This is a predicted structure of a 510-nucleotide part of an RNA (large-subunit ribosomal RNA, domain I) from gamma proteobacterium NOR5-3.
The sequence was found in a public genome assembly.
The prediction has a mean pLDDT of 85.
It matches the Rfam family "Bacterial large subunit ribosomal RNA". Rfam links the family to the GO terms ribosome and structural constituent of ribosome.
Context: one part of a larger RNA
RNA sequence: CGCACACGGUGGAUGCCUUGGCAGUCAGAGGCGAUGAAGGACGUUGGAGCUUGCGAAAAGUCUCGGGGAGGUAGCAACCAACCUUUGAUCCGGGAAUGUGGGGGUGGGGAAACCCACCUAACGUAAGUUAGGUAUCUGCGACUGAAUACAUAGGUCGUAGAAGCGAACGCGGGGAACUGAAACAUCUAAGUACCCGUAGGAAAAGAAAUCAAUUGAGAUUCCCCCAGUAGCGGCGAGCGACCGGGGAAGAGCCUGCAUGUAAUAGCUUUUGGGUUAGUGGAACGGUCUGGAAAGUCCGGCGAUAGAGGGUGAUAGCCCCGUACACGAAAAUCUGAAAGUGGUACUGAGCAUGCAAUAAGUAUGUCGGGACACGUGAUAUCUUGACUGAAGACGGGGGACCAUCCUCCAAGCUAAAUACUCCUGACUGACCGAUAGUGAACCAGUACCGUGAGGGAAAGGCGAAAAGAACCCCGGAGAGGGGAGUGAAAUAGAUCCUGAAACCGUGUGCGU
Numbered sequence: 001c002g003c004a005c006a007c008g009g010u011g012g013a014u015g016c017c018u019u020g021g022c023a024g025u026c027a028g029a030g031g032c033g034a035u036g037a038a039g040g041a042c043g044u045u046g047g048a049g050c051u052u053g054c055g056a057a058a059a060g061u062c063u064c065g066g067g068g069a070g071g072u073a074g075c076a077a078c079c080a081a082c083c084u085u086u087g088a089u090c091c092g093g094g095a096a097u098g099u100g101g102g103g104g105u106g107g108g109g110a111a112a113c114c115c116a117c118c119u120a121a122c123g124u125a126a127g128u129u130a131g132g133u134a135u136c137u138g139c140g141a142c143u144g145a146a147u148a149c150a151u152a153g154g155u156c157g158u159a160g161a162a163g164c165g166a167a168c169g170c171g172g173g174g175a176a177c178u179g180a181a182a183c184a185u186c187u188a189a190g191u192a193c194c195c196g197u198a199g200g201a202a203a204a205g206a207a208a209u210c211a212a213u214u215g216a217g218a219u220u221c222c223c224c225c226a227g228u229a230g231c232g233g234c235g236a237g238c239g240a241c242c243g244g245g246g247a248a249g250a251g252c253c254u255g256c257a258u259g260u261a262a263u264a265g266c267u268u269u270u271g272g273g274u275u276a277g278u279g280g281a282a283c284g285g286u287c288u289g290g291a292a293a294g295u296c297c298g299g300c301g302a303u304a305g306a307g308g309g310u311g312a313u314a315g316c317c318c319c320g321u322a323c324a325c326g327a328a329a330a331u332c333u334g335a336a337a338g339u340g341g342u343a344c345u346g347a348g349c350a351u352g353c354a355a356u357a358a359g360u361a362u363g364u365c366g367g368g369a370c371a372c373g374u375g376a377u378a379u380c381u382u383g384a385c386u387g388a389a390g391a392c393g394g395g396g397g398a399c400c401a402u403c404c405u406c407c408a409a410g411c412u413a414a415a416u417a418c419u420c421c422u423g424a425c426u427g428a429c430c431g432a433u434a435g436u437g438a439a440c441c442a443g444u445a446c447c448g449u450g451a452g453g454g455a456a457a458g459g460c461g462a463a464a465a466g467a468a469c470c471c472c473g474g475a476g477a478g479g480g481g482a483g484u485g486a487a488a489u490a491g492a493u494c495c496u497g498a499a500a501c502c503g504u505g506u507g508c509g510u
Stems, first nucleotide, its partner, number of pairs: 001509009015495001016459002020430002022427007029419002031164002041099001042055003046079002049075003061095006070083003106115003116133007135161009168199001169197005179186001183233001209216002220247005230238002251411002254354007265339011277325003283298003287294001299316002307319003363385007372397001393406004446453002466494001469481004
């Protein structure tokens, strides 16, 4: 040095576990904000820090309910001082306080800072306290130029706006990579992205629609029609209609007059839900074991054998579960009765009379949208120029006639889309190199001037019972005894503890 066996070190795979994730289902909610939001700064507990909570009234104050024995948040013990059956801590409804920054709004500013003015109260005063002072828009009032009336402008009052937010919607703009095996029309795609703006949905919508000689009867969404008819350097590709079957279903609006008396609102009564909760059945022994829920024996309950916990696997030990019940307060949503008399300009029904959308339709030129790339190209839309009719007019895919069918220039629930968020539940979803980037104080540490990038890191034990005391040692580190424990090769670098790698001992070989 090699081989074999045994025992170790190192290392952290594997197994088991789950506090965290992922994907859904059913409901709820779909906003918050000048009454100052979202997200942050700085403070705040008797004792340093971080997290959570809160705001100089600062882990809290008041009040109304629930609840019933401990409590003064967590990491996290310890000491001190307190609270509590005269009901604390805790849970829920309502109220108060709420520093300074932030739309930030008195002015400024390098956010969390600097500097003002006005009014009132108190004070001898210094000053303190309270309230106010931004901009824009609508409305009202008062003023008021050039310029006579006026208007612009100014001042005041009053109401609103602003900013944030995951996706979904509508609108205004709008790529390229790519594909076409190159590339330019084309495609990607009206996608990504930017902007505006709204709602819990939005948009659309009650036929100037389709159809075809029979008729249908608003819109939206789904399944077919159909990868069909078409469009297309007729390439790549793009891609309908009519019609059928479903989901859902709702229709309306103008002026005047007359009549009737529906609705909103208000009052009263009453029901259901949400935001705390309450009751809630039924078991003992034996054996093994550290421990019984396991074994064996004998019982019981079940409208409750969902699930979780407890020293191993528990219907009957605990929390729960089925089922039954519950609200002072706040809030959502129904119903009934009364009132109300057309209420803010506008809103029911019946009858009569009246009215019926103009720089619009159409046309020409240039674009865009329609599955349709200008084509023989209708239809819709509109930048420019034109420009009707008025019981006429529009459409039926060039155009004309006939015929048919509608009546342009207003509002509208549901079926549809989405999930930042709340609750309950589910999984032939993951189980710590997986599952979120993040199971752990993670968008942290760290990197970058910055935009931005972005980790690693879970597990003692049933219970800390976390090793008193002794010994070696540097008043060490580490170890050996002793003790705890079922186990300490479970000792805090702590479950299991593979391999690489490094040793010790023995044997054999060289």